[in-house]
């Protein structure tokens, strides 16, 4: 780097350095940010994928030494597909278009992120 599998509406602080951006990419929104963004460091914490212990067990439970990860907002929201609902237009077969407050609601896909395994 690629592939596969699993998970993704929960959870989690304070300092130091630094000095303008950040929220994955593209587009559109909307938020955060000199009352200090992103990045790096220290301490703390959340969580439970690997690992640890128990278990016949691939199961279930427990703890959290260790390896990762994470600590704004649902992967911040929408974009692709399907169905439902509401409204409008046309039509009598049913079709098309749109959706103020939450981009109507639900499900799925794709992408992304994390872990483990394999190559």
């Nucleotide at each position: 780097a690629u592939u596969u599998u699993a998970u993704a509406a929960a959870g989690a602080a304070g300092g130091g350095u630094u000095g303008a951006g950040a929220g994955a990419u593209u587009g559109g929104g909307c938020u955060c940010u000199g009352u200090g963004a992103a990045a790096c460091c220290c301490u703390g914490g959340c969580a439970a994928c690997c690992g640890c212990g128990a278990u016949a067990a691939u199961u279930u439970c427990g703890a959290a030494a260790g390896g990762u990860g994470c600590c704004a907002a649902u992967u911040c929201c929408c974009a692709c597909c399907a169905a439902a609902c509401u409204u409008c237009c046309a039509u009598u077969u049913u079709g098309g278009a749109a959706g103020a407050u939450u981009u109507u609601u639900u499900g799925g896909a794709a992408c992304u992120a994390u872990a483990a395994a394999a190559u």

This is a predicted structure of a 119-nucleotide RNA (SAM riboswitch aptamer (S box leader)) from an uncultured Saprospirales bacterium.
The model forms 97% of the base pairs in the Rfam consensus.
Model confidence (mean pLDDT): 85 of 100.
Its Rfam family is "SAM riboswitch aptamer (S box leader)". About the family: The SAM riboswitch is found upstream of a number of genes which code for proteins involved in methionine or cysteine biosynthesis in Gram-positive bacteria.